[in-house]
A computed fold for a 143-nucleotide RNA from a Solirubrobacterales bacterium, annotated as c-di-AMP riboswitch aptamer (ydaO/yuaA leader).

RNA sequence: GAACAGGUUAUGCCGAGUCCCUGGCCAUCUUGAGCCGGGGAGCGGGGGAACCAAGUUUUUGGGGCGAACCCACCUAGGUGGGAGCGCAAGCUCCUUUAGCGCCAGCCCGACAGCUAACCCCGUAGGCCGACAAAGGAGAAUCG
Repeated sequence: GAACAGGUUAUGCCGAGUCCCUGGCCAUCUUGAGCCGGGGAGCGGGGGAACCAAGUUUUUGGGGCGAACCCACCUAGGUGGGAGCGCAAGCUCCUUUAGCGCCAGCCCGACAGCUAACCCCGUAGGCCGACAAAGGAGAAUCG
């Protein structure tokens, strides 16, 4: 000096998945990121009139969450393309260019267009490791 592997560093990332209050149990000298519940705010999702839409679709079942859909090739498992989504740390947002990555999975259970009132549900899980520029609009700080 190079390569490989591991660890660590940010008020970093995907996502709705954040914050506050409280009961019981266990532990304890005092000490709680403990366990099982409850309530609320915020955020997210579903069902559900009139009007509108559809008026023809119903085993070729149908539908929901999600970016995760469509097309072509063909070795039937992958490849490529288009659409879509995410990332780059000097605080947020918009647009463009180039780069890198994703393009899954799960659920309802015969059933749901939209939809005011109303009703119901969720508030998880997972990950990275110093990493790009241009234009614009704001915020904050300083003078």
The sequence was found by an Rfam model in a public genome assembly.